[in-house]
Bacterial RNase P class A from a Candidatus Oleimicrobiaceae bacterium, 386 nucleotides, folded computationally.
RNA sequence: AGGGCGGAUCAGACGAUCGCGUCCCGCCGUAGUGCGGGAUGAGGAAAGUCCGAACUCCACAGGGCAGGAUGCCUCGUAACGCGAGGGUUCCGCUCCGGCGACGGAACGGAAACGGAUAGCGCCACAGAAAACAGACCGUCCCGGCACUGCUGGGACAAGGGUGAAAAGGUGGGGUAAGAGCCCACCGCUCCGUCGGUAACGGCGGAGGCACGGCAAGCCCCAUCCGGAGCAAGACCAAGCAGGAGGGAAGAGGCGGCCCGUCUCGUUUGACCUCCGGGUAGGUCGCUUGAGGUCCGCCGCGAGGCGGAUCCUAGACAGAUGAUCGUCGCCCGUGGCGGGGUGACCCACUACGGGUACAGAAUUCGGCUUAUCGAUCCGCUCUGGAC
Numbered sequence: 001a002g003g004g005c006g007g008a009u010c011a012g013a014c015g016a017u018c019g020c021g022u023c024c025c026g027c028c029g030u031a032g033u034g035c036g037g038g039a040u041g042a043g044g045a046a047a048g049u050c051c052g053a054a055c056u057c058c059a060c061a062g063g064g065c066a067g068g069a070u071g072c073c074u075c076g077u078a079a080c081g082c083g084a085g086g087g088u089u090c091c092g093c094u095c096c097g098g099c100g101a102c103g104g105a106a107c108g109g110a111a112a113c114g115g116a117u118a119g120c121g122c123c124a125c126a127g128a129a130a131a132c133a134g135a136c137c138g139u140c141c142c143g144g145c146a147c148u149g150c151u152g153g154g155a156c157a158a159g160g161g162u163g164a165a166a167a168g169g170u171g172g173g174g175u176a177a178g179a180g181c182c183c184a185c186c187g188c189u190c191c192g193u194c195g196g197u198a199a200c201g202g203c204g205g206a207g208g209c210a211c212g213g214c215a216a217g218c219c220c221c222a223u224c225c226g227g228a229g230c231a232a233g234a235c236c237a238a239g240c241a242g243g244a245g246g247g248a249a250g251a252g253g254c255g256g257c258c259c260g261u262c263u264c265g266u267u268u269g270a271c272c273u274c275c276g277g278g279u280a281g282g283u284c285g286c287u288u289g290a291g292g293u294c295c296g297c298c299g300c301g302a303g304g305c306g307g308a309u310c311c312u313a314g315a316c317a318g319a320u321g322a323u324c325g326u327c328g329c330c331c332g333u334g335g336c337g338g339g340g341u342g343a344c345c346c347a348c349u350a351c352g353g354g355u356a357c358a359g360a361a362u363u364c365g366g367c368u369u370a371u372c373g374a375u376c377c378g379c380u381c382u383g384g385a386c
Stems, first nucleotide, its partner, number of pairs: 001382010012327007020041008043357001047368002050366005055229004062259004067225005072086005087113001088111005094105004114220002119218002121214003136160002138156008168186006187209001188207008233284004242275005250264004291310008328355008337346003
């Protein structure tokens, strides 16, 4: 220098003509889907409906079981399964130390990151053997024989094989050959001490050393969870038609069950089931918010505090648009000029193509998915060179 991946921000602009929704003001003169003026009008995901809430209703949402969710530590937040910082383990690239096993540093990334000694269960096939888990090939010693081999007895688990995984690892000693059998180092367990709010980490000592994996198997532990949802719900107007059956110490109270409790009812019949009829119209909820922007301070940061300033859709078969023109950006094919040692880059110009994903409907904080491109940051690959 060019390419790729990840993260953050943005998410085309201007002009003209016409056309829409809401609100405010004025006019017409009582009517309207009227006329004029002004302000304003769809996203980073508005999508999914996956989490968490605000708000509304269920008399209170009380206790328990079942069920479900989360899962390292600390902090943030209204809260969360989200975010920030840190720790541990693993992966990648580079550098350093070591005979080696390994260890250290920096950078980037991932984690479904509590427990395998509470219990149960599984590890197919292959393999001698898969956890109270070992001898297929083989090595060594002694003996026999028909003797570069075969065979009987004994020792071994270091070497090889099978496998996703095979009784800690490396180096050395020792041994008939081997083995933590012994030693040093690494690993592991325990104890002490220091640092840290903590998860954890450093240092020292002791011990040859108990410990396979799977809990995105059941399960155990800790923490949390009432239900339903704006088609929630409140109000107004209009309208109708009831009938049959069941029914008593009963019925109802919105995830399942139990307890508690409340309300109604007990033949003047609560409530349940079935058949049938009427309405489905209007207003509110409905947008001032855990709100936006800027500045200052605190904090590593996510964020917090304070000040100033702004109001930025509220539709309802459902508006926010259509046409034309000019530019911007991206891609391709040429032309011409410039810069550089070079790989390559820049400017102008002509033609052609493209400009993504996508569309509010109660609101907000997240997550996930879709996506043309530009800028910045980080990592990485390739190429060039003095």

Its Rfam family is "Bacterial RNase P class A". Rfam classes the family as a ribozyme. Model confidence (mean pLDDT): 80 of 100. The gene name in the source record is rnpB. The source organism's lineage runs through Bacteria, Pseudomonadati, Candidatus Zhuqueibacterota, Candidatus Oleimicrobiales and Candidatus Oleimicrobiaceae.